[in-house]
Context: one part of a larger RNA
Molecule: small-subunit ribosomal RNA, 3' major domain
Organism: uncultured bacterium
Order: sequence, then structure tokens, then C1' cells
RNA sequence: UGACGGGGGCCCGCACAAGCGGUGGAGCAUGUGGUUUAAUUCGACGCAACGCGAAGAACCUUACCAGGGCUUGACAUCUACCUGACGUAUUUUAGAGAUAGGAUACUUCUUUCGGGACAGGUAGACAGGUGGUGCAUGGUUGUCGUCAGCUCGUGUCGUGAGAUGUUGGGUUAAGUCCCGCAACGAGCGCAACCCUUAUUCUUAGUUGCCAGCAGGUUAAGCUGGGCACUCUAAGGAGACUGCCGGUGACAAACCGGAGGAAGGUGGGGAUGACGUCAAAUCAUCAUGCCCUUUAUGUCCUGGGCUACACACGUGCUACAAUGGCCGGUACAACGAGUUGCGAGACAGCGAUGUUUAGCCAAUCUCUUAAAGCCGGUCUCAGUUCGGAUUGCAGGCUGCAACUCGCCUGCAUGAAGUCGGAAUCGCUAGUAAUCGCGAAUCAGCACGUCGCGGUGAAUACGUUCCCGGGCCUUGUACA
Repeated sequence: UGACGGGGGCCCGCACAAGCGGUGGAGCAUGUGGUUUAAUUCGACGCAACGCGAAGAACCUUACCAGGGCUUGACAUCUACCUGACGUAUUUUAGAGAUAGGAUACUUCUUUCGGGACAGGUAGACAGGUGGUGCAUGGUUGUCGUCAGCUCGUGUCGUGAGAUGUUGGGUUAAGUCCCGCAACGAGCGCAACCCUUAUUCUUAGUUGCCAGCAGGUUAAGCUGGGCACUCUAAGGAGACUGCCGGUGACAAACCGGAGGAAGGUGGGGAUGACGUCAAAUCAUCAUGCCCUUUAUGUCCUGGGCUACACACGUGCUACAAUGGCCGGUACAACGAGUUGCGAGACAGCGAUGUUUAGCCAAUCUCUUAAAGCCGGUCUCAGUUCGGAUUGCAGGCUGCAACUCGCCUGCAUGAAGUCGGAAUCGCUAGUAAUCGCGAAUCAGCACGUCGCGGUGAAUACGUUCCCGGGCCUUGUACA
């Protein structure tokens, strides 16, 4: 100087408390451990691994296993020699295919005629490696933590390590600001600048909108017309403790108020200082060294990554009446679309099929939002709750749904009556609850990332648990 303390002081955080809803019990989905296996590819392991890499394992992917093939190689550059085609389309034989052989049609360019370009073969340099080492590395990332800290120059003090500044009195979300002070300044962080949302003005008015006028329909901005409103999207305005009162040290600031759409960083996002964890990643990529070279490379078929006594994590669905079922009826936003979105009509109980309008989209489509509201029924039961499991019959995608996809109909109708010890999230348009969209994607979503609808309760307080910041103290620790 740090680190640590079941030392002290001050302060903060959904840290506790006050509340609301969960997990832990059930069934299923998914990840992991373990076990099994020819293989169940590999990585991730307290917080910070475990719906994680994977925004989508039937083949492919694929790295794993079994078997069948190749050895200058699936891919790149070059050298020497040989050949002139190679290739494309159709088809055929053997084979599981890779591969090997054949048939038909089309078929090179340039030239100084040596050759060159291009392609194939042979030989050789070499290729290749998702092989090892993240404890050799770059790059990227997590975490403490959006915590308020981390440092430097000059000066001063100390023999020195170092100290001071950065401590102190107030204050703040903040090393934020003020005052004081052997310090005076400065840098990286904080804040602001950026995006979005909340109000308004101007400009613009189609594909958006319809107040007034006219036409028109079973109905509809449907038509003329208009750009007022909504909206769209570009530019401004607006919030700064600016104003008033009080407290304070005449300060910084705090408390209350006015005006205002918004009030004290308005809400949300992006943004992550010096560093810590030899944290993660050699399997995104790059890369040193080591290893491999008729194999640890490469091609193919089939299998596996989907196994199943069990254990754990994360979710979904429930256990019902604030509910289930049936009928009627209302209101969104974000997005996506040409190998695409697919209206309408018809067929089907349905999944879906047939046909095809429109749309490269503020125009058309996905797209009827659902919870809600109105009416009816069920009357507390393992039930008209719950839907697992299984059987049969179908649909879709795709060469192909046996291992191993999703969906529909009929039948079946399991556990489950609110969950031990323990444990998690959340402070407001939040929790809870309800549906919708997108990426990946041929197909496959209870996951993920977004979007809007309905919309709470509670916070006395900081004694205690956890994490963190500053000052101080002790130490046989570095």
C1' cells in the first nucleotide's frame, strides 16, 4: 500500500421487510448429470453451466458409429512429362450408394504451327485435419456493475515503499456540485450530445383520412370532391430548479407551490472506466508449437446425436364456478410476403384440397385478435374439471416421416383436489393475465426476440440475510 475481520461509523441496491404471483408435489416439453450403447459427436459447471453455443439433428446439417470406396486427394497454387478433349442433356447396365462401364445428340479458343489458354492422366512440391494445447495467443464475450470509481503531470512531505491531490463539512443517482484545505491542474469514467416514447406547431396529402357539400348502395370513403381531423415523416418549439415561498452557510442543494402534455436524470433504450476471475471460446474466425499424411484426410449408404432404473435445472398445461362448454357481439399494435403472401367461391365434420382475383404492397394478402361484453347450460363431483396415454381413420411437407416430423377427426380417458424443507421474480402501464407477429425454416416452437389488450397490491422502516461504495481500526496474511 492492499486484502481480510462472526471490528466500528456513514450510505446504497426488489438486499431484507410490506405485498402480489410462482418454483419445489402431478402430467408433458426441453436442457444437463448418470447409466446404457457400435456410437449415444463436441463444448459450457456456484452466482456468471443446465429452453446455453443450437434463429429450428428424418437425409443433408454431422463433427460420432458400422460397413463400402479414394490416395496429389472433396478444395488451392506451382513444376515436369503424356493426351485432346473436357463437358452438357437424355438414356441404359452392375451396385445400398459412392463409383465403374455403355448408347444417342451437341461440342473448344488462339497461333509465328514450336506452342499457349482450358481440361484429363502420371510423377513431385504440397493440400487437408470440427486432431491436442483458451495454462503459448489475437479477436470476441461473460462477470463484479451502469457500481462510482481508476489514474496522471507539476509541486510539497517522507531515507524509502509511498503519501498528498481523491481526505474533511454539506449535498447528489453520481469523485454530482459547493465550501474548506500544500496543493494546483488534467485524463479515462458520471452527466450531456444519439435513438425512441409522451405535447404542440410548420411543411407535405397518396396508397392514409372523411368534418362539411353532392351522388350512390343490401352494405362499404364506394364515387365526385376536400386535406379540417386521424395518421404518416421531415423540420422546429417545449423542461432549464427557469419562476414563487420556505430551509440552508450569503453556497451547493433540499422541501412545498404555480404554470404546464410532461418537473426536478419525465419513461425506456443504446452506451460498460482502470481492472478481477491463468473466467469462456483453438468447434465462428485467425494463429505459434505439437501430432497425423493409403489417414486423425476425403466420398457414400445405413445408424446415432431422439437410448432410460434414476437425479437436477428451466418451462407449458392443470387441479376448476373470478370456472368449463355452446350461441351472439366489440376493440389492437409490431411485423412479413414473388421459389412468396394468398382473398373469394366450391368440396370436406376437420386438418386440408381444387380453382384463382389482387399484391414487389400506408394500395393486396397473412389478419376473424384473445381475454372482454350479452344470453343459455353445468351445481361442487375426480365432474360437461383435467387432458396424459393408447387404438383406428385421415391430411400436409418432403427422394424419403420405421427408427424420428407436424396437424385433424372418432374413440380412450391416466396422474392431479393448490404442493415438505427450501427457493425465485416483480416498485407502475410494472407484476399478473390475454392473444398477435417475426427470425431460423421444405416441414417442425410449450423455446427465443418483439408487439399490443386488460391491469393491481405494497414499501412502517434499515435491526437482521446477501452484494456493493467511502472513512477508520486490528492483523502472526501478500